[in-house]
This is a predicted structure of a 247-nucleotide part of an RNA (large-subunit ribosomal RNA, domain VI) from a metagenome. The RNAcentral record of the full RNA draws on SILVA. Model confidence (mean pLDDT): 90 of 100.
Context: one part of a larger RNA
RNA sequence: UGUCGGAGAAUUGAGAGGAUCUAACUUUAGUACGAGAGGACCGAGUUGGACGAACCUCUGGUGGACCUGUUGUCGUGCCAACGGCACAGCAGGGUAGCUAUGUUCGGACGGGAUAAACGCUGAAAGCAUCUAAGCGUGAAACCCACCUCAAAACCAGUUCUCCCUCGAGAGCCGUGGAAGACCACCACGUUGAUAGGCCGGGUGUGGAAGCACUGCAAAGUGUGUAGCUUACCGGUACUAAUAGCUC
Numbered sequence: 001u002g003u004c005g006g007a008g009a010a011u012u013g014a015g016a017g018g019a020u021c022u023a024a025c026u027u028u029a030g031u032a033c034g035a036g037a038g039g040a041c042c043g044a045g046u047u048g049g050a051c052g053a054a055c056c057u058c059u060g061g062u063g064g065a066c067c068u069g070u071u072g073u074c075g076u077g078c079c080a081a082c083g084g085c086a087c088a089g090c091a092g093g094g095u096a097g098c099u100a101u102g103u104u105c106g107g108a109c110g111g112g113a114u115a116a117a118c119g120c121u122g123a124a125a126g127c128a129u130c131u132a133a134g135c136g137u138g139a140a141a142c143c144c145a146c147c148u149c150a151a152a153a154c155c156a157g158u159u160c161u162c163c164c165u166c167g168a169g170a171g172c173c174g175u176g177g178a179a180g181a182c183c184a185c186c187a188c189g190u191u192g193a194u195a196g197g198c199c200g201g202g203u204g205u206g207g208a209a210g211c212a213c214u215g216c217a218a219a220g221u222g223u224g225u226a227g228c229u230u231a232c233c234g235g236u237a238c239u240a241a242u243a244g245c246u247c
């Protein structure tokens, strides 16, 4: 841009893609078979390997806007307490997110038509013959079935609701996002919880500062599961989504 007014939603599936793996063990059964040695088909079940998808509850990794310890030095006049720099100074942990080595799940069942092959009936050819007419069985291959995309499938499909020449609707703009290179997509724009802030909770760290006590002191103890706490959960209009413009 089209699909012949517009918007929102739900669909059909022409067609396309993905997947299609396999082992061991138990049982049937030491049965059938076999002189014995040995040792099944068929069927039922269990546990794996590799591969794939999704996810983050668990186990871990990362986590440079979180917490703590600590060295040197400079600064805040000094003490104390903090801040800067030194690879993030070094070190120990770690929320969200992302993630695998972690977790869950998948290959199935079944049907159709067949290959090789095995058959039935059966002539040519009084017999025989799976084939010549006709009819079956039969494989991880083929077509369905399973998963995903899909009406630009230009033969552009179908259904529902609402709105509109008294202008429907869309875009611009703004606040953002488990969406994203940009664009796009999605949510919201005061008739508002979209983001920030704030409040409460959670999580992490691991016991703050100040004061008191004990100790000559370094320090320790108490106040006190303390203080601080990013991305998490919930709430709350305090801040910003104003006003408007274009088609």
Stems, first nucleotide, its partner, number of pairs: 001152001005163007015149004021049007033038001051106005059100004066093005071086006110144003117137004169247004173189005194240003197236005204228002210223005